[in-house]
RNA sequence: CGCUGAAUUCGGGCUGCUGCCCGAAACGGGGGAUUCCACGGUGGGGUGAAUGCGCCGGUCGGCGCACGGGCGAGCUUCCCGUCCGAACCCGUCAACUAACCUCGCAAGCGUCGAAUAG
Numbered sequence: 001c002g003c004u005g006a007a008u009u010c011g012g013g014c015u016g017c018u019g020c021c022c023g024a025a026a027c028g029g030g031g032g033a034u035u036c037c038a039c040g041g042u043g044g045g046g047u048g049a050a051u052g053c054g055c056c057g058g059u060c061g062g063c064g065c066a067c068g069g070g071c072g073a074g075c076u077u078c079c080c081g082u083c084c085g086a087a088c089c090c091g092u093c094a095a096c097u098a099a100c101c102u103c104g105c106a107a108g109c110g111u112c113g114a115a116u117a118g
Base pairs, nucleotide, nucleotide: 001110002109003108004107008025009024010023011022012021013020014019027104028103029102030101031100043093044090045089046088047087051066052065053064054063055062056061067085068084069083070082071081072080
């Protein structure tokens, strides 16, 4: 300086200084009437792009199609290229939803330059 992501900024305090605590704003998520719409016991649900189907395989896993998502450095669109399609959570319970209540504000990665060591 830039990328994924809501995950940034400001004020105050502490400090063992790649930090911690409190508050606020921005941004993001969940719960929650009426009316209305339904669905389910092989329980159901949430964040997220991260799903469906077919084939191979004893399993792990792999391939293909469809579809969803990211990147290619001023921004947007198209073309083309190239990657990803995970993980975690609630705990028998939640559709939507006004008022209202409540939570998060992480994590990970790259480019250029400088210094140092090998």

The RNA shown here (c-di-AMP riboswitch aptamer (ydaO/yuaA leader)) has 118 nucleotides and comes from a soil metagenome. It matches the Rfam family "c-di-AMP riboswitch aptamer (ydaO/yuaA leader)". Its family is annotated with regulation of gene expression and cyclic-di-AMP binding in the Gene Ontology. From the family's description: This family represents a conserved RNA structure found upstream of the ydaO and yuaA genes in Bacillus subtilis and related genes in other bacteria. The RNAcentral record of the sequence draws on MGnify. The prediction has a mean pLDDT of 83.